[in-house]
């Protein structure tokens, strides 16, 4: 230098193929219940500019372009 893959909550991931109505799951956090206390269990709750910018569209996590970061392969 070239090609491919990945980037979504504190952590691990789904959703992208085929654009659609409030963006979800598990763990973790916080509060409550239970318990003599802790753990476990149960209930509730908060937390996201979907890596950044731009474009297309009535509408973008999803399609297009550029860039950034990480990984793999080739030279």
């Nucleotide at each position: 230098g070239g090609g491919c893959c990945u980037g979504u909550a504190g952590c691990g991931c789904a959703g992208c193929u085929u654009g659609g109505a409030u963006a979800g799951c598990g763990c973790g956090g916080c509060a409550g219940c239970c318990u003599u206390c802790u753990a476990a269990g149960c209930u509730g709750u908060a937390g996201g500019u979907c890596g950044a910018g731009g474009g297309u569209u009535c509408g973008a996590a999803u399609c297009c372009c550029u860039c950034c970061a990480g990984g793999c392969c080739c030279g």

Predicted 3D model of a 75-nucleotide RNA (transfer RNA) from an uncultured archaeon. It was read from a public genome assembly. Its Rfam family is "tRNA". From the family's description: Transfer RNA (tRNA) molecules are approximately 80 nucleotides in length. The coordinates come from a structure-prediction model, not an experiment, and the mean pLDDT is 81.